[in-house]
This is a predicted structure of a 391-nucleotide part of an RNA (large-subunit ribosomal RNA, domain III) from a Thermodesulfovibrionales bacterium.
Context: one part of a larger RNA
RNA sequence: AAGUAGCGCAAAUUCUGAUGAGAAGUCAGGACGCCGUAAACCUAAGGUUUCCUGGGGAAGGGACAUCCGCCCAGGGUUAGUCGGUCCUAAGGCGAGGCCGAAGGGCGUAGCCGAUGGAUAACUGGUUAAUAUUCCAGUACUGUCUGUGUGACGUUUGACCGAAGGGGAGACGCAGGAGGAUACUCCGGGCCUGGUGAUGGUUCAGGUCCAAGCGUGUAGGCUGGUGAGCAGGCAAAUCCGCUCACUGUUAAGGCUGAAGCGUGAUGGGGAAGCCCGUAAGAAGGUGAACUCGGGGGAUUCCACACUGACGAGAAAAUCCUCGCAGGGAGUCAUACGGAUAACCGUACCGCAAACCGACACAGGUAGGUGGGUAGAAGAUACCAAGGCGUUC
Numbered sequence: 001a002a003g004u005a006g007c008g009c010a011a012a013u014u015c016u017g018a019u020g021a022g023a024a025g026u027c028a029g030g031a032c033g034c035c036g037u038a039a040a041c042c043u044a045a046g047g048u049u050u051c052c053u054g055g056g057g058a059a060g061g062g063a064c065a066u067c068c069g070c071c072c073a074g075g076g077u078u079a080g081u082c083g084g085u086c087c088u089a090a091g092g093c094g095a096g097g098c099c100g101a102a103g104g105g106c107g108u109a110g111c112c113g114a115u116g117g118a119u120a121a122c123u124g125g126u127u128a129a130u131a132u133u134c135c136a137g138u139a140c141u142g143u144c145u146g147u148g149u150g151a152c153g154u155u156u157g158a159c160c161g162a163a164g165g166g167g168a169g170a171c172g173c174a175g176g177a178g179g180a181u182a183c184u185c186c187g188g189g190c191c192u193g194g195u196g197a198u199g200g201u202u203c204a205g206g207u208c209c210a211a212g213c214g215u216g217u218a219g220g221c222u223g224g225u226g227a228g229c230a231g232g233c234a235a236a237u238c239c240g241c242u243c244a245c246u247g248u249u250a251a252g253g254c255u256g257a258a259g260c261g262u263g264a265u266g267g268g269g270a271a272g273c274c275c276g277u278a279a280g281a282a283g284g285u286g287a288a289c290u291c292g293g294g295g296g297a298u299u300c301c302a303c304a305c306u307g308a309c310g311a312g313a314a315a316a317u318c319c320u321c322g323c324a325g326g327g328a329g330u331c332a333u334a335c336g337g338a339u340a341a342c343c344g345u346a347c348c349g350c351a352a353a354c355c356g357a358c359a360c361a362g363g364u365a366g367g368u369g370g371g372u373a374g375a376a377g378a379u380a381c382c383a384a385g386g387c388g389u390u391c
Stems, first nucleotide, its partner, number of pairs: 013031006032388004040368003046348002050346001051075006060068002080140002082344003086117002091112003097106003121138005141340012159326002164321004173307003178301003183295006189207005208267002212262004219255004223246007231239002268289001272285003309312001354363002370382004
């Protein structure tokens, strides 16, 4: 230079009360304003205690501070069903092996590796802080096991049985049509409340509920039986092939949203009222809980159907066959009993908690995302919810 520039988006503040040594900035309440395909909610990565409670006031906080993601102390993450744990993809590692002066490179089997496959739980309540984990109710799965009943079998051997055979798992894209639900709007009825001396009119709000189990619909797919066989590296009743008989627009079988019933004599249920507090924090009381219509998904039936060519993962689980071998019980069903280890679970998560040296106008995968107007997730205004961005 200079008490100058600046104090990090123009979403915005203001009033009353409280606390306190001290209040523009903290807390409570009223008003106003902002976001609302977000500036709301869930969650992955990453962070790693930042979460909650009590206390604090040096430093950190672009000013203050009684406040804080700061400091101190204490507390907090509960699982058979969620995720991991099982399976494999790209890719990586890689026993033997091949190659290479050495270091090492490649790579078979195999192992690791999700962004994919497989896989049994929902609703409500509760904490200051966790909840599909705790609690209540109602379920389901695997393994072991008890009792009853039924079937098959005890050497003419049921049944078990694999790194083995077969099926399924198993898949892309475009297009159009249909069924349905979530969600939502309108009207009637019902309930509660407001206004009102009362009644009516009118106004505001509410009128709800899962998995599971039963039923098996709209729709989609599919013939059946018998015999034979140098095929499926051995076997096979399984698959495949051949033949015969028979049936078709149907029956049967498989699949399948939704709806209905049950779950539910349960749960939930607004404002208000009672009572009460430091605080509407806890406690008590609290109804109706239906009918009809409209819109309607990017969700479900379902890559189901149709179409074309660029011809659209693998493995495990599952079903079936049965080799070697084992073998006297095995299977189904009803009602029970026991058991289910280990790891993650707090909190932030378009952000002041992650990546950017910062409480940085930047960056950050996936899901939900209501109303009015609109083709729309554009845009505008609003709901739930969240904020007014620390001079």

The RNAcentral record of the full RNA draws on ENA.